[in-house]
RNA sequence: AUCGAUAAAGCCAAACCCAUUGAAAGAUGGGGGCGGAAAGCCACGGGUCGGUUAAAUUUUUGUUUUUAUUAUAUCGAUAGCCGGGUUGCCGAUG
Numbered sequence: 001a002u003c004g005a006u007a008a009a010g011c012c013a014a015a016c017c018c019a020u021u022g023a024a025a026g027a028u029g030g031g032g033g034c035g036g037a038a039a040g041c042c043a044c045g046g047g048u049c050g051g052u053u054a055a056a057u058u059u060u061u062g063u064u065u066u067u068a069u070u071a072u073a074u075c076g077a078u079a080g081c082c083g084g085g086u087u088g089c090c091g092a093u094g
Base pairs, nucleotide, nucleotide: 001093002092003091004090011036012035016031017030018029019028020027021026034080040086041085042084044083045082046081047078048077049076050075051074052073054070056069057068
């Protein structure tokens, strides 16, 4: 520097359940174990999810209005969605 096996020492922990927390998406702790070679860390870009906003469209109505979708703006969440940044264990090869 490249790579990751069916090796070894260890590590993390999806769904689901319980408790706490948050308006929500989610988060934290315990059980659990689907998986993971960065499933360590960082919201920088894209995606997705939850709020708020709201031009427009749609629906409803005699009118006021109501329903749904959504460009935009903004605040959050997700690092186990992808990319990027950064640090690193063991081993193999050069």
The prediction has a mean pLDDT of 82.
This is a predicted structure of a 94-nucleotide RNA (c-di-GMP-I-GGC riboswitch aptamer).
Its Rfam family is "c-di-GMP-I-GGC riboswitch aptamer". Its family is annotated with cyclic-di-GMP binding in the Gene Ontology.